This record gives sequence, C1' cells and structure tokens, in this order.
RNA sequence: GGGCGUUUAGCUCAGUGGGAGAGCGCUUCCUUCACACGGAAGAGGUCAUAAGUCCGAUCCUUAUAACGCCCA
Repeated sequence: GGGCGUUUAGCUCAGUGGGAGAGCGCUUCCUUCACACGGAAGAGGUCAUAAGUCCGAUCCUUAUAACGCCCA
C1' cells in the first nucleotide's frame, strides 16, 4: 500500500427498513439478626463519525476513524 471483517448500555452480545433489547453488572425496595440466594421496581444509549438513498435508517450506499485477520 491492497483486500476482508468488527464497531449497539459499565462488560459480553442479539437485533436484515417502522417498538432500541437480553444476560451479567449498578441503584432502591421486600425477604434475613446480618450477608448471600431469591423476588419487585428503576437508572443508564448522539446505535464509532459525517454525508447520501428512502415517507421512514442500528439495518442500504459512500467517505473517514479505531481495532483485528490475510496478502504484498
């Protein structure tokens, strides 16, 4: 330098055009003498960035950035 892949909650990851989610973690409450387990509720997201297509984009297209793999 070229090709491919990934980027979504604090962490690990789903989500192939219309509701942004799960598990773990965090906070509060119940339970316990207390802790743990268990139960209930809640907070937390510019969906990497920008532009485009579309009535409508996490999703499709382009560029950029970071990371990983392969080739040179």
Model confidence (mean pLDDT): 83 of 100. Predicted 3D model of a 72-nucleotide RNA (transfer RNA) from an uncultured Bacilli bacterium.